Model confidence (mean pLDDT): 85 of 100.
This is a predicted structure of a 78-nucleotide RNA (c-di-GMP-I riboswitch aptamer) from an Actinomycetota bacterium.
NCBI's taxonomy places the organism under Bacteria, Bacillati, Actinomycetota.
The sequence is in RNAcentral, with records from Ribocentre.
């Protein structure tokens, strides 16, 4: 020097839940709110888990704060 790791700081997001709007739903979206988060920024590509439709077979959405993965991103000690 370089990796790894993640104290400190500056700062980001925003669980639940409450109003509004969209949706058949699961949920999305905008304000509050603020459990948490070191990627809780973005990807539905594998697993899973909810929702619809269907007599099954299946088919169709929807979760990214379930997990796996990929790709970008502040700041940098012991």
């Nucleotide at each position: 020097a370089g990796g790894a790791c993640g104290a400190a700081a500056g700062g980001g997001c925003a669980c639940a839940c409450u109003c509004a709007c969209c949706g058949u739903g699961a949920g999305g979206u905008g304000a509050g709110g603020u459990c948490g988060c070191a990627a809780u920024g973005c990807c539905a590509c594998g697993g899973g888990g909810c929702u619809c439709c269907g007599c099954g077979a299946g088919g169709a959405g929807u979760c990214g704060g379930c997990c796996g993965g990929g790709c970008u991103g502040c700041c940098g000690a012991a």